[in-house]
RNA sequence: GGAGUCGGCCGAGCAGCCGCUGAGCCAAGGCUUGGAGGAAAGUCCGGGCUCCAUGGGCAAGGUGCCAGGUAACGCCUGGGAGGCGCGAGCCUACGGAAAGUGCCACAGAAAAUAUACCGCCGAGUCCGCUCGGUAAGGGUGAAAUGGUGCGGUAAGAGCGCACCGCGCAGGUGGUAACACGCUGCGGCAGGGCAAACCCCACCUGGAGCAAGACCGAAUAGGGGAGUGCUUGAGUGCGCCCACACGAGCUCCCGGGUAGGUCGCUAGAGACGUACGGUGACGUGCGUUCGAGAGGAAUGGCUGCUCUCGACAGAACCCGGCUUAUAGGCCGACUCCCUCU
RNA sequence: GCUGACGUAGCUCAAUUGGCAGAGCAGUUGCCUUGUAAGCAUCAGGUUGCAGGUUCAAUUCCUGUCGUCAGCUCCA
Numbered sequence: 001g002g003a004g005u006c007g008g009c010c011g012a013g014c015a016g017c018c019g020c021u022g023a024g025c026c027a028a029g030g031c032u033u034g035g036a037g038g039a040a041a042g043u044c045c046g047g048g049c050u051c052c053a054u055g056g057g058c059a060a061g062g063u064g065c066c067a068g069g070u071a072a073c074g075c076c077u078g079g080g081a082g083g084c085g086c087g088a089g090c091c092u093a094c095g096g097a098a099a100g101u102g103c104c105a106c107a108g109a110a111a112a113u114a115u116a117c118c119g120c121c122g123a124g125u126c127c128g129c130u131c132g133g134u135a136a137g138g139g140u141g142a143a144a145u146g147g148u149g150c151g152g153u154a155a156g157a158g159c160g161c162a163c164c165g166c167g168c169a170g171g172u173g174g175u176a177a178c179a180c181g182c183u184g185c186g187g188c189a190g191g192g193c194a195a196a197c198c199c200c201a202c203c204u205g206g207a208g209c210a211a212g213a214c215c216g217a218a219u220a221g222g223g224g225a226g227u228g229c230u231u232g233a234g235u236g237c238g239c240c241c242a243c244a245c246g247a248g249c250u251c252c253c254g255g256g257u258a259g260g261u262c263g264c265u266a267g268a269g270a271c272g273u274a275c276g277g278u279g280a281c282g283u284g285c286g287u288u289c290g291a292g293a294g295g296a297a298u299g300g301c302u303g304c305u306c307u308c309g310a311c312a313g314a315a316c317c318c319g320g321c322u323u324a325u326a327g328g329c330c331g332a333c334u335c336c337c338u339c340u
Numbered sequence: 341g342c343u344g345a346c347g348u349a350g351c352u353c354a355a356u357u358g359g360c361a362g363a364g365c366a367g368u369u370g371c372c373u374u375g376u377a378a379g380c381a382u383c384a385g386g387u388u389g390c391a392g393g394u395u396c397a398a399u400u401c402c403u404g405u406c407g408u409c410a411g412c413u414c415c416a
Base pairs, nucleotide, nucleotide: 001336002335003334004333005332006331007330008329009328010327012305013304014303015302016301017300018299020035021034022033023032024031025030026029037311041322042321044320045319046318047317048316049208050207051206052205054242055241056240057239058238060204061203062202063201064200065079066078067077068076069075080094081092082091083090084089095199096198100197101196102193103192104191117138118137119134120133121132122131123130124129146164147163148162149161150160151159165188166186167185168184169183170182171180172179173178212262213261214260215259222253223252224251225250226249227248234245235244255415256414269288270287271286272285273284274283275282276281306309341412342411343410344409345408346407347406350365351364352363353362359396367383369381370380371379389405390404391403392402393401
């Protein structure tokens, strides 16, 4: 100098004037002060909160190497195994296919209790072929019953042996996943798919702030259909059982109201610091309060400066994940080239 | 704001234990007719919304994303 990996941060700035909106104060109108994000987004997970008589079973759904963190998680951290990269590093839905069922189109002899098209070998032959052996070689296919070599044989084959691979048992290390050319046994268990059903382990009650609570106003608590009234509808909104309440419940048509208050923002909060831990994180101390609307606020103009400004706008709250994002800054590390 | 469903030819819709993406209408060309319509024959038309993944193989299974539609106030 070039190429790259990982982590963190910012997201135009300043001044003046005029507006919008929450709160407080004087109470006519003004003054003071607060006023979007890292994702406020998608609503994909996990919780808080609120309501729904209660308990149990089934069903349904989710997660899936190990250990830890956490209020909890499908998140995060550390580790293992596999894969990619020269490397820094990155990625992984990564339990079970010898529990069972199912599927594997076309091609192919055969797609999994099996089987033989060509070939090779032996025997027979009417020279067309037939019978038997074989699974080394060819062919089909996404996938074909461990691999290499030597022996062996009519030709062959784990048929035998050596090495590699595989499985089982033990040993050693590790909390564990797992690792080991540490030992022994077995010729080899017999393809793939579980983001097919399923099995195993663990987890989950349902609904959602339009949840829900209170005050007030108005109307016809009207009409029709179905169902139920002790032979029991409905009540935790899949099913069943027990138990409790129980006279209504469901749909359609019609009528009225479109008001106020709470829930509502001080919280698993933010910042700093010390200690423990490899880390996620935890504990202690100190400081601090940083939007809360209900047609729904955060904007406009002027001046100056710069690198000329991306994605995007809170609606009960929080922890994550995912997705979008012009441009810029900082730190750590890797590889290549050159110079000293 | 919350909840649910859907996306396949120009339009309306099919396609199930994953195995050649199809039908009707519309369109092209030809026949028929004096001509048009109807009818008959024929042909074309597909990123299965998009991007990844699982699988030999994906409209179908899984994940993300984009878009469309529907339902949800109170008296009660």
Notes:
Model confidence (mean pLDDT): 83 of 100. Predicted 3D model of RNase P RNA and transfer RNA as a complex of 416 nucleotides. Rfam match: Bacterial RNase P class A. About the family: Ribonuclease P (RNase P) is a ubiquitous endoribonuclease, found in archaea, bacteria and eukarya as well as chloroplasts and mitochondria. Rfam classes the family as a ribozyme.